[in-house]
RNA sequence: GGUUAAAUAACAUAAUGGUAAUGUAUAAAAUUGCAAAUUUUGUAAUGAUGGUUCAAAUCCGUCUUUAACCU
Numbered sequence: 001g002g003u004u005a006a007a008u009a010a011c012a013u014a015a016u017g018g019u020a021a022u023g024u025a026u027a028a029a030a031u032u033g034c035a036a037a038u039u040u041u042g043u044a045a046u047g048a049u050g051g052u053u054c055a056a057a058u059c060c061g062u063c064u065u066u067a068a069c070c071u
Base pairs, nucleotide, nucleotide: 001070002069003068004067005066006065007064010024011023012022013021018054026042027041028040029039030038047063048062049061050060051059
């Protein structure tokens, strides 16, 4: 220099263009003599920008970052 892929919560992973989900973690409550475990409830996320669409995490363009391959 060229080609391809990826970016979602503190972490790991889902999501036919139509309510952003699950587990761990975290906060509160219940339970316990005290803890752990368990149960219930809650907080917390679509890399940035523009476009298409009634509607975009999803489709398209550009940028940023990361990874793999080729040279």